Bacterial RNase P class A from Egicoccus sp., 381 nucleotides, folded computationally. A source record names the gene rnpB. Rfam family: Bacterial RNase P class A. Rfam describes the family as follows. Ribonuclease P (RNase P) is a ubiquitous endoribonuclease, found in archaea, bacteria and eukarya as well as chloroplasts and mitochondria. By type it is a ribozyme. Rfam links the family to the GO terms ribonuclease P activity, tRNA processing and dimeric ribonuclease P complex. Of the family's consensus pairs, 96% are formed in the model. Taxonomically the source falls in Egicoccus (Bacteria, Bacillati, Nitriliruptoria, Egicoccaceae).
[in-house]
């Protein structure tokens, strides 16, 4: 200098003018009034979106449901250890695959069982004879042909054909036998919390893939969701059905009801569709610092209070500066030149996107810019 990989951060800045929402800050004015306050308006001050506020895909907080108890069914997760309120998230590690590498991606069980494996191919999973090879028999025009049997070494098909090389063996062959290698299983020893790793021995055991088809194993899961739920105000008209109803799949259990008007159940009809709380002052909170840890993260101390409605605020415009792109330009620097850098002028551009109960994640979208770790190649000293 070039190419790459991983991680973190920003999301224009300043000022003028106009405008919007909130305000339990201050001032002024007005209304009510139990004279203490309440409400309304105006001005000043303060605060006012995001890294994803998004998709609503996971996990929680919170709230309610006649606790949530058992069994079945159902759903979810899936290497190991740790972090966390919890997770399908994060960190570290293990193994496999890809890459020269930094690094990226994947992950229970297919040797419990069932099922499936397109096309091609004879055969696709207790293997399998199409060609070939070998033996026997029959026929023969002596080239072979047919039949029966053996054979997975060779050919051919395929994504995949039931270990590889060599020797023995055989009619020809074959883990049929042996040596070495590869894999698998079992056992021992050593290391590790563990996934797993190393090593030694034994067994011819050679056993395909798919679990996002069923299934098996381990662990987790009660349901509904801020339109949760509570309070106030206003208004209306009740009528009917069933001894069952609730526990949001089923059974048991539990609870309410079963003389009487049944009911939080269902159907029809009628009324309202306003306000307050939840909810925005206190949190799994933010920032800084110190300490622990390999890291995710945890702890101590100090400081701060940080949006908030229910037609839904956070915007518009002008100027300057910074950034990016294009066009033009005498001079300057480098270069033979094309051109590049710097400077000046003009024009254009600035994305994705908008909180709605609140948090932790994941995923997706995004003009561009900045910083750092690491890897490979080349050149120079």
């Nucleotide at each position: 200098g070039g190419a790459g990989u991983c991680g973190g951060c920003c999301a224009g800045g300043c000022g003028g003018c106009c405008g919007c929402g909130c305000u339990g800050g201050c001032a002024c004015g007005g209304a009510c009034c139990u004279c203490g306050g309440u409400c309304c308006g105006u001005g000043c001050g303060g605060c006012g979106a995001g890294g994803a506020a998004a998709g609503u895909c996971c996990g929680g907080a919170c709230u309610c449901c006649u606790c949530a108890g058992g069994g079945c069914a159902g759903g979810g997760u899936g290497c190991u250890g740790g972090g966390u309120a919890a997770c399908g998230c994060c960190c570290a590690g293990g193994c496999g695959u890809g890459g020269u590498g930094a690094c990226a991606c994947g992950c229970g069980g297919a040797a419990a069982g069932c099922g499936c494996c397109a096309c091609a191919g004879a055969a696709a999973a207790c293997a399998g004879a199409c060609c070939g090879c070998c033996g026997c028999g029959a026929c023969u025009c002596c080239g072979g042909u047919c039949g029966c049997g053996g054979u997975a070494a060779g050919g051919g098909u395929g994504a995949a054909a039931c270990g590889g090389u060599g020797a023995g063996g055989u009619a020809a062959g074959a883990g049929c036998u042996c040596a070495c290698c590869a894999g698998c299983g079992c056992g021992g020893c050593g290391g590790g919390u563990g996934a797993c790793c190393g090593u030694c021995g034994c067994g011819g055991c050679u056993c395909g893939g798919c679990a996002a088809g069923c299934c098996c194993c381990a662990c987790c899961c009660g349901g509904a969701g801020c339109a949760a739920g509570g309070c106030c105000a206003a208004g209306c008209a009740g009528g009917g059905a069933c001894a069952g109803g609730g526990u949001u799949g089923c059974c048991c259990g539990c609870c309410c009801g079963u003389u009487u008007c049944a009911a939080c159940u269902c159907c029809c009809a009628g009324g309202u569709g306003g306000g307050c709380c939840g909810c925005a002052c206190c949190g799994a909170g933010g920032c800084g610092u110190c300490g622990g840890g390999a890291g995710a993260c945890c702890g101590g101390c100090g400081c701060c209070c940080c949006a908030g409605a229910c037609a839904g605020a956070u915007g518009g415009u002008c100027g300057c500066c910074a950034c990016c792109g294009c066009c033009g330009g005498a001079c300057g620097c480098g270069g033979c030149a094309a051109c590049g850098c710097a400077c000046c002028g003009g024009c254009g551009g600035g994305a994705c996107a908008g909180a709605a109960u609140c948090c932790g994640g994941c995923u997706u979208a995004c003009c561009g810019g900045c910083c750092g770790g690491c890897u490979c190649c080349u050149c120079c000293c």